This is a predicted structure of a 79-nucleotide RNA (SAH (S-adenosyl-L-homocysteine) riboswitch aptamer) from Actinoallomurus bryophytorum. It matches the Rfam family "SAH (S-adenosyl-L-homocysteine) riboswitch aptamer". Its family is annotated with regulation of gene expression and S-adenosylhomocysteine metabolic process in the Gene Ontology. The RNAcentral record of the sequence draws on Rfam. The coordinates come from a structure-prediction model, not an experiment, and the mean pLDDT is 79.

RNA sequence: UAGGUCGAGAGGCGCUGCAACGGACCCGAGGGUCCGCCACGCUCGGCCUGCCAUGUAACGGUAAGGGCGCCUCCCGAUA
Numbered sequence: 001u002a003g004g005u006c007g008a009g010a011g012g013c014g015c016u017g018c019a020a021c022g023g024a025c026c027c028g029a030g031g032g033u034c035c036g037c038c039a040c041g042c043u044c045g046g047c048c049u050g051c052c053a054u055g056u057a058a059c060g061g062u063a064a065g066g067g068c069g070c071c072u073c074c075c076g077a078u079a
Stems, first nucleotide, its partner, number of pairs: 001050009010072006018041001021036006040065001
């Protein structure tokens, strides 16, 4: 660092639907149209595998973001 998997980021309900995914059709084979599905697809950490690298380690500290509406919970406040 890539993929997979597990966990964390307080908890729910409804709505819309970009990407991805699935289906059908078309296609100049790059992709296009329609339908379905869809608001953790994000970040942090553990583990497994692969790739890159030889880049200090130890100790200590510690999150941030996420369409719209509503609700619950927690902390603080009277801004």